[in-house]
A computed fold for a 105-nucleotide RNA from Pedobacter ginsenosidimutans, annotated as SAM riboswitch aptamer (S box leader). The model forms 97% of the base pairs in the Rfam consensus. It matches the Rfam family "SAM riboswitch aptamer (S box leader)". Rfam links the family to the GO term regulation of gene expression. Rfam's curators write: The SAM riboswitch is found upstream of a number of genes which code for proteins involved in methionine or cysteine biosynthesis in Gram-positive bacteria. The organism belongs to Pedobacter, within Bacteria.
RNA sequence: UGCUUAUUAAGAAAGACGGAGGGAUUAGACCCAACGAAGUCUUAGCAACCUGUAACCAUACAAGGUGCUAAAUUCUAUUCUGCAAAUAGCAGAAACAGAUAAGUU
Numbered sequence: 001u002g003c004u005u006a007u008u009a010a011g012a013a014a015g016a017c018g019g020a021g022g023g024a025u026u027a028g029a030c031c032c033a034a035c036g037a038a039g040u041c042u043u044a045g046c047a048a049c050c051u052g053u054a055a056c057c058a059u060a061c062a063a064g065g066u067g068c069u070a071a072a073u074u075c076u077a078u079u080c081u082g083c084a085a086a087u088a089g090c091a092g093a094a095a096c097a098g099a100u101a102a103g104u105u
Base pairs, nucleotide, nucleotide: 002104003103004102005101006100007099008098013043014042015041016040017039021032022031023030026077027076028075029074044069045068046067049065050064051062052061053060054059073097078094079093080092081091082090083089
C1' cells in the first nucleotide's frame, strides 16, 4: 500500500504550549473557532476490536495493545422502493467513499 471480515444514530474533556484555521477528499449546505482553530504534550475519561481471568461455548469481569472523547461518519451526492399528476421535496433500503479494529499481503 492493497485485500478480507466486523462495527460505524450509544459513550466519553480539562490544563499547558501554540496562534488561524477546522469539520477525510470534490461540490453544495450547515456548523465550530481570537470567550483561541489545527497541531504537540500532560492528566483524566469512554468503549471493549485484540488480549487476560473465570476449564470450553455463552456470558461476566479486568484494562495490557490499539482506538476514540462537538454535531449520526455533521447532512446531501449513486441506485432502488413508497408518497406526490410532474418537478421540487419527504421517508425507507442498499451501494460507493471514509474511519477504527482484527487478520493477511